[in-house]
Molecule: Bacterial RNase P class A
Organism: Lysobacterales bacterium
RNA sequence: GGAGUUGGCCAGGUAAUCGCGGCGGGUUUUCCCGUCGAGGAAAGUCCGGGCUCCACAGGACAGGGUGCCAGGUAACGCCUGGGGAGCGCAAGCUCACGGCAAGUGCAACAGAGAGUAGACCGCCUCACCCAUGCGCGAGCAGGGGUGCGGUAAGGGUGAAAGGGUGCGGUAAGAGCGCACCGCGUGACGGGUAACCGUUCACGGCAAGGUAAACCCCACCCGGAGCAAGACCAAAUAGGGGAACCAUGGCGUGGUCCGCGCCGUUCCCGGGUAGGUCGCUUGAGGCGUGUGGCGACACACGUCCCAGAUGAAUGAUUACCCCUUCUGCCCGGUCAAAGGCCAUUGGCAGAAGUGACAGAACCCGGCUUAUGCGCCAACUCCAGUU
Numbered sequence: 001g002g003a004g005u006u007g008g009c010c011a012g013g014u015a016a017u018c019g020c021g022g023c024g025g026g027u028u029u030u031c032c033c034g035u036c037g038a039g040g041a042a043a044g045u046c047c048g049g050g051c052u053c054c055a056c057a058g059g060a061c062a063g064g065g066u067g068c069c070a071g072g073u074a075a076c077g078c079c080u081g082g083g084g085a086g087c088g089c090a091a092g093c094u095c096a097c098g099g100c101a102a103g104u105g106c107a108a109c110a111g112a113g114a115g116u117a118g119a120c121c122g123c124c125u126c127a128c129c130c131a132u133g134c135g136c137g138a139g140c141a142g143g144g145g146u147g148c149g150g151u152a153a154g155g156g157u158g159a160a161a162g163g164g165u166g167c168g169g170u171a172a173g174a175g176c177g178c179a180c181c182g183c184g185u186g187a188c189g190g191g192u193a194a195c196c197g198u199u200c201a202c203g204g205c206a207a208g209g210u211a212a213a214c215c216c217c218a219c220c221c222g223g224a225g226c227a228a229g230a231c232c233a234a235a236u237a238g239g240g241g242a243a244c245c246a247u248g249g250c251g252u253g254g255u256c257c258g259c260g261c262c263g264u265u266c267c268c269g270g271g272u273a274g275g276u277c278g279c280u281u282g283a284g285g286c287g288u289g290u291g292g293c294g295a296c297a298c299a300c301g302u303c304c305c306a307g308a309u310g311a312a313u314g315a316u317u318a319c320c321c322c323u324u325c326u327g328c329c330c331g332g333u334c335a336a337a338g339g340c341c342a343u344u345g346g347c348a349g350a351a352g353u354g355a356c357a358g359a360a361c362c363c364g365g366c367u368u369a370u371g372c373g374c375c376a377a378c379u380c381c382a383g384u385u
Base pairs, nucleotide, nucleotide: 001381002380003379004378005377006376007375008374009373010371012320013319014318015317016316017315018314020037021036022035023034024033025032026031039356043367044366046365047364048363049362050361051225052224053223054222058257059256060255061254063221064220065219066218067217068082069081070080071079072078083097084095085094086093087092098216099215103214104213105210106209120155121154122151123150124149126147127146128145129144130143132141133140134139163181164180165179166178167177168176182205183203184202185201186200187199188197189196190195229277230276231275232274239268240267241266242265243264244263248262249261250260251259284303285302286301287300288299289298290297291296321354322352323351324350325349326348327347328346329345331341332340333339
């Protein structure tokens, strides 16, 4: 100097004037003073809860979710640490990570054969046929073809083919035997565990792959949702029709049992719909200390940081910060001027809501969008000293 990885922070600032909303106080018409007033994602509505109602609300099946181990948390499908697998030179990153020897499926085509799965080419013994070479001869040697048999080492097909390498052995071969690796079982050691092992013993050992295939196993799961719900007010046509009707109907996903209530459900038509609460003090923020690898926990101290309701949190001006553009200086090129290059640095002027984007019951996560922003640590490459 370049290329990367991980973590954290910020999201313009100050002042004045005017304009909004909440709260508190004063004046008590008006109005005045003080104070507070959008996000790290407020987005997605994907998870988990708090809270409200069904509701006094149990069990089973179906259905759904998660899936290595140990922790954290109110809880989770989240987070932290570890194990294993894969990727990367590395720092690091990713994982939909239980089970295929419970069962059923699937893998086109090609190929002999794709899972209690094999013989196409090839290799080898034997038999027969044909020709060749050598030999006086008996015979010897190899070649081609056909057939019975042996073989799974070599080749081919395929995404994947009956463990791998080597030695011996064989007619030729094969874990057929042996050595090492791999695999399976057991013991021992380490670790809370998942798992690990330059440990030991036995076994020639393969019924492969696939479960975001059906399935099996373990654990977890009522429902609906602030348009929940509570209260006050207003209004009417307590109108019309249909179904079931105690062996029934209804009761917040489905089915059954149980339990509760005694009527319930659907369609047509008419009237009213304004306000208050819920509504922001919390599994809260910040600081310090202690414990822990960490997520986090505990203790002490301190702070109150939006509650709108057709929907407030804005507008203008000035200065500063940042970014962009232009010009000049500094710098380079050129003999020089000019021109050109450069924008690391300085000055001047101009422009710019200056990324993504706006609360609506609240909180913990995840996911997505985003500035060639800032800071810190780490890895690799090249060069110099």